[in-house]
Context: one part of a larger RNA
RNA sequence: GGCGCACGGUGGAUGCCUUGGCAUCAGGAACCGAUGAAGGACGUGGGAGGCCGCGAUAGGCCCCGGGGAGCUGUCAACCGAGCUUUGAUCCGGGGAUGUCCGAAUGGGGAAACCCGGCAGUCGUCAUGGGCUGUCACCCGCACCUGAAUGUAUAGGGUGUGUGGAGGGAACGCGGGGAAGUGAAACAUCUCAGUACCCGCAGGAAGAGAAAACAACAGUGAUUCCGGGAGUAGUGGCGAGCGAAACCGGAUGAGGCUAAACCGUAUGUGUGUGAUACCCGGCAGGGGUUGCGCAUGCGGGGUUGUGGGAGUUGUCUUGAUCGUUCUGCCGGACGGUCGGUGAGUAAAAAAUCAUGUGUGUAGGCGAAGGGCAUGCGAAAGGCCCGGCGUAGAGGGUAAGACCCCCGUAGCUGAAACAUUCAUGACUCACUUUGAUGGCCACCCAAGUAGCAUGGGGCCCGAGAAAUCCUGUGUGAAUCUGGCGGGACCACCCGUUAAGCCUAAAUAUUCCCUGAUGACCGAUAGCGGAUAGUACCGUGAGGGAAUGGUGAAAAGUACCCCGGGAGGGGAGUGAAAGAGUACCUGAAACCGUGUGCCU
Numbered sequence: 001g002g003c004g005c006a007c008g009g010u011g012g013a014u015g016c017c018u019u020g021g022c023a024u025c026a027g028g029a030a031c032c033g034a035u036g037a038a039g040g041a042c043g044u045g046g047g048a049g050g051c052c053g054c055g056a057u058a059g060g061c062c063c064c065g066g067g068g069a070g071c072u073g074u075c076a077a078c079c080g081a082g083c084u085u086u087g088a089u090c091c092g093g094g095g096a097u098g099u100c101c102g103a104a105u106g107g108g109g110a111a112a113c114c115c116g117g118c119a120g121u122c123g124u125c126a127u128g129g130g131c132u133g134u135c136a137c138c139c140g141c142a143c144c145u146g147a148a149u150g151u152a153u154a155g156g157g158u159g160u161g162u163g164g165a166g167g168g169a170a171c172g173c174g175g176g177g178a179a180g181u182g183a184a185a186c187a188u189c190u191c192a193g194u195a196c197c198c199g200c201a202g203g204a205a206g207a208g209a210a211a212a213c214a215a216c217a218g219u220g221a222u223u224c225c226g227g228g229a230g231u232a233g234u235g236g237c238g239a240g241c242g243a244a245a246c247c248g249g250a251u252g253a254g255g256c257u258a259a260a261c262c263g264u265a266u267g268u269g270u271g272u273g274a275u276a277c278c279c280g281g282c283a284g285g286g287g288u289u290g291c292g293c294a295u296g297c298g299g300g301g302u303u304g305u306g307g308g309a310g311u312u313g314u315c316u317u318g319a320u321c322g323u324u325c326u327g328c329c330g331g332a333c334g335g336u337c338g339g340u341g342a343g344u345a346a347a348a349a350a351u352c353a354u355g356u357g358u359g360u361a362g363g364c365g366a367a368g369g370g371c372a373u374g375c376g377a378a379a380g381g382c383c384c385g386g387c388g389u390a391g392a393g394g395g396u397a398a399g400a401c402c403c404c405c406g407u408a409g410c411u412g413a414a415a416c417a418u419u420c421a422u423g424a425c426u427c428a429c430u431u432u433g434a435u436g437g438c439c440a441c442c443c444a445a446g447u448a449g450c451a452u453g454g455g456g457c458c459c460g461a462g463a464a465a466u467c468c469u470g471u472g473u474g475a476a477u478c479u480g481g482c483g484g485g486a487c488c489a490c491c492c493g494u495u496a497a498g499c500c501u502a503a504a505u506a507u508u509c510c511c512u513g514a515u516g517a518c519c520g521a522u523a524g525c526g527g528a529u530a531g532u533a534c535c536g537u538g539a540g541g542g543a544a545u546g547g548u549g550a551a552a553a554g555u556a557c558c559c560c561g562g563g564a565g566g567g568g569a570g571u572g573a574a575a576g577a578g579u580a581c582c583u584g585a586a587a588c589c590g591u592g593u594g595c596c597u
Base pairs, nucleotide, nucleotide: 001596002595003594004593005592006591007590008589009588015582016547017546020519021518022516023515024514025513026512027511028510029508030507031167032166039101040100041099042055043054044053046079047078049075050074051073052059061095062094063093064092065091066090070083071082072081106115107114108113116135117134118133119132120131121130122129137164138163139161140160141159142158143157144156145155171202172200173199174198175197176196182189186236212219213218223250224249225248226247227246233241234240254500255499256498257444261299262298263297264296265295266294267293268292269291270290277286278285279330280329281328282327283326284325304478306443307442308441310438311437312436313435314434315433318337319336320335321334322333323332324331338430339429340428341427342426343425351424352423353422354421355420357418358417359416360415362411363410364409368384369383370382371381385402386401387391393405394404395403449473450472451471452470453469454468455467459485480495481494482493483492484491534541535540554581557568558567559566560565
């Protein structure tokens, strides 16, 4: 020195454990913000700091409930000083306070700072100063004012508006919009209208009541799911992309305008000074406006077996009062009572009361003892019992239905929120509806269509319809228009160019509960908590570290040592469990010993 063996050290694998995660399901909630948010800074406790709570009323203040003996959060003890059956701490509901920054909004600014105006008030002899309130911008509405320029307008000002502004995980709609890649290269194509950026909204959004499909038979708004179907198609006919009708389900809901016509108000143009006008007829009376155009408002009207307006017939439930210059008759309009119907999620809109259920604290809640073992501890073993609408789960010195918390079941709210029901309340109808005739007034315009350039559809310009659109052009009104895949005819369907609309569907930052052939500390979220430490000028990147014991009972005292550390003693079941602490593998380092050299 090597190879063994034995005993140690080092190290932290493995086993067991779980405070933390992951996934899914059900229910709730789906917004917060100028009444100042989200997120922070700085403070705040009797005693340094971190976390959490709170805000100069600062570990808290007030009220109303619950609860019932201890309490003054936590790391994390110790001391001090207190509170509490006159009900504290604690839990829930409602309120008060809420520094400074931050949309940040009086002005400024290198966020958490600096400097002001005005009103009131406090202080000073006075100035400086303190406190409370208020002062940004934009938009809507109302009013005042008001240029060039006469009327006007622009502009300016005042008041007012629980108007806007900013934040938020995913889901949604819209405006923009790649490339790596695939095509075994690559350019059309693909990836993909994806990622990403921007805008906007809601609890869902979007879509939505046929100018739809279909095919000689019919369906009857939209959305979503299963099929149809990887079909029909499309495609350097490559790679790939990829429908629809229809069938089966989920849900289920339909409405409002524009126009014609009538009325009214304003503006404007024009005619007239009475043969005009004042609802019609008759009579009386009044004494100035009529007609056209534009705009606003009210009525009317809303459809595709076309609908409506105007005009003219027929049929069709009430009572009563008033207006229309006056009286009568007939109309028109309005009110009240009665009757009928409907309603706040569209179709008009606001709220209250009562009851019921639910939520935000809770309450009650059955039944066990003995013996031995375990060098500690019984819930394990043995023996004899009990409860069960409760033998889910967790804890307790070891496997506990009967020890504790719970569990099944039953029960509970002063206050706040909310579902549903009823009533109040509100609205509509009750001269509207049905059906004829005449007439040819209306039925959404820079629209449809067309040309051209693009986009989007299964459809890559193709025979290329349908849909959207830049540029140019540019109709018709029902004897009208659009579609049925160029185009034409016939036939069929439908009625564009206005608007609203619940549900079925998507998602989960968040709250509550439950579950797991999910993980168990190199795993599981990055995080057993941390976006911390640390790195970076910055955008940004981004860890590691769990386990004594049942209980600190965490080794008084003695000895060696400067200490570290150790030896006794003591605690403990165990110290070979001693805060470098459960188990304690291997690499690696030693000590002793056997053999070989």